[in-house]
RNA sequence: AGUGAGGGUAGAGGUGCAAAGAUCAUCAGUAAACAUGUUGAGGAGAAUGAGCUCCAAGGAACCAUGUUAAAAGGGAUAUUUGCCGAAGCUAUUGGUAGCUCAUAAUCCAAUCGCUGGGACUGUUUUGAAUAAGAGCAGGACUGUCAUAUAGCAUGGCUAUAUGGAGGGCUAUCUCACAC
Repeated sequence: AGUGAGGGUAGAGGUGCAAAGAUCAUCAGUAAACAUGUUGAGGAGAAUGAGCUCCAAGGAACCAUGUUAAAAGGGAUAUUUGCCGAAGCUAUUGGUAGCUCAUAAUCCAAUCGCUGGGACUGUUUUGAAUAAGAGCAGGACUGUCAUAUAGCAUGGCUAUAUGGAGGGCUAUCUCACAC
């Protein structure tokens, strides 16, 4: 052996992240449709309310029996693609409800903030679910950098301990200022 989130390029962490279609299981013998029966006035138009339209005593809805019988979301497997703030999440704002209006569940977009990464346990929530996702908490593991100690093959490497965060780290090119 300088300062700057300076700019660019290429990389690393690993049960690494995300997406797509294919197959399989689940969803489910469920929804829906049809037939029959009881009953006897409501029911439908993708959440709720109001309107409007339609169906209904020539029998609505619910219920029971029988026949036929799904799908989406979520999941697993391998493959392909894009990548390493990959991606995800909270909050706020705006838009979005199969006839109209209002509300915005869901979904989409933007902004601020948080999270290095993947698991495990507990709890809350979403979900058909004991699957899986998300929030919170916990103690470990792992990658990286810094510091300390020790050792070694000593300008460094390894091990242990402590701590930080991805606006980081490694390599390399370059810009501005300073010397």
Predicted 3D model of a 179-nucleotide RNA (Lysine riboswitch aptamer) from Halalkalibacter hemicellulosilyticusJCM 9152. The organism belongs to Halalkalibacter hemicellulosilyticus, within Bacteria. The prediction has a mean pLDDT of 80.